[in-house]
Model confidence (mean pLDDT): 81 of 100. Transfer RNA from Candidatus Zambryskibacteria bacterium CG10_big_fil_rev_8_21_14_0_10_34_34, 81 nucleotides, folded computationally. Rfam family: tRNA. By type it is a transfer RNA. The source organism's lineage runs through Bacteria, Bacteria candidate phyla and Candidatus Zambryskiibacteriota. It was read from a public genome assembly.
RNA sequence: GCCGCGGUGGCGGAAUGGUAGACGCGCACGACUCAAAAUCGUGUCUCGCAAGGGGUGAGAGUUCAAGUCUCUCCCGCGGCA
Numbered sequence: 001g002c003c004g005c006g007g008u009g010g011c012g013g014a015a016u017g018g019u020a021g022a023c024g025c026g027c028a029c030g031a032c033u034c035a036a037a038a039u040c041g042u043g044u045c046u047c048g049c050a051a052g053g054g055g056u057g058a059g060a061g062u063u064c065a066a067g068u069c070u071c072u073c074c075c076g077c078g079g080c081a
Stems, first nucleotide, its partner, number of pairs: 001080007010025003018064001026044006045054003057073005
């Protein structure tokens, strides 16, 4: 340099172009216990008093609608030279 795969909350990891924070882990609070562990319940991106808005590596495009499709760039992994 060329080709392929990938980048989503604190972490792992889903999502057919149609409700983004699924599910799990972790964490916080509570229940249970003499106390703890285990277990169970609720909560857990961000701004905002709220209503509501923003948010999938960055930017742009297509579309009524983009994490998903297209283009450029950045980063990581693998292969070829």